Model confidence (mean pLDDT): 76 of 100. This is a predicted structure of a 160-nucleotide RNA (Lysine riboswitch aptamer) from uncultured Dysosmobacter sp. RNAcentral holds the sequence, with entries from MGnify. Of the family's consensus pairs, 98% are formed in the model.
[in-house]
Order: sequence, then C1' cells, then structure tokens
RNA sequence: GGUAGAGGCGCGGUCGUGAAGAGUAUCCGAGCAACAGGACAGGCAAUCCUUCGGAGAAAGGCGCUGCCGCCGAAGGGCCGUCCGAUGCCCCCUGCGGACGGUUGCCUGGGCUGUGGGAGAAUAUCCCCCAGACUGCCACAAAACCUUGUGGAGCGUUAUC
Repeated sequence: GGUAGAGGCGCGGUCGUGAAGAGUAUCCGAGCAACAGGACAGGCAAUCCUUCGGAGAAAGGCGCUGCCGCCGAAGGGCCGUCCGAUGCCCCCUGCGGACGGUUGCCUGGGCUGUGGGAGAAUAUCCCCCAGACUGCCACAAAACCUUGUGGAGCGUUAUC
C1' cells in the first nucleotide's frame, strides 16, 4: 500500500402506509376602515388581512413494514453559489432549504439528563456540557481472564 472484517436500540437513503399538521393556509359570501400588528431594519401604500358564515388542502418533520447502500457509516462547523418567506419595494442582517468545497475544522458508538437552536408540537432533529454503558488500542496490575489509567477512527483486527 491492497483486500476482507468488527463495534449494535449501529449509520444513511427510498417506496408504500398511518397519525398529526388542521378545521390551519387558502378560496367564496357578508361585514369592517385604522390606532395597533403582519421575520429584523429602512422606505412606500392606506387596504391585502384581523370579524362572522360556508367550503377546505399540502409540504417539511415523525411512527411502522419492506427494500437499497454501508462501518467517517454519518452528523455538525466554516466557506461559496442559488432559491424561498412581508400588502409592495429594497435585501445591509437574520431564518429555512438545495448543491458544491473543506475531508487533520470537530465527533469511536448508541443511551440518559441540564442548557441552547430549529419545529405546529411536550413529537423529532441539531449543538455545547455532564453521567454511566459499550467497542478498539496502549500501559500497569492480576493470573479461575478480570480490574485500573490513558488515547482516538488517517483508529483497529485478519490477510497478501
């Protein structure tokens, strides 16, 4: 250097399906006329909405079965490009999303918990930290095969 493996509630993707989203958004009819509010900031407008009645979704996210790809699987941070959301303009800022780069920028893995962020949500996901557990390696002790300390996946085991 090549090939093949291991860690287990292991990681990611996808079809189908179910609940929720929600009696929400939106549309129609009636009514109301402006203080205030409508992602932040600035400007414009003075009605596009706020009330009542009727009709009435969807997406992201989640559960379950199957299938697919895998073990830096993958997730995150940062950078770049594009898109989206306000009644309209603008787009310095923030938010959400897609793609690409970085691949030694961080994290071995899942679980539980405080805090923070996203979210309709107490679901779920993401981040810092803490706790025990678990796998790998090193060192030390033990010597009925276990215990302790430390480390990180560019690690580790087998083989060529």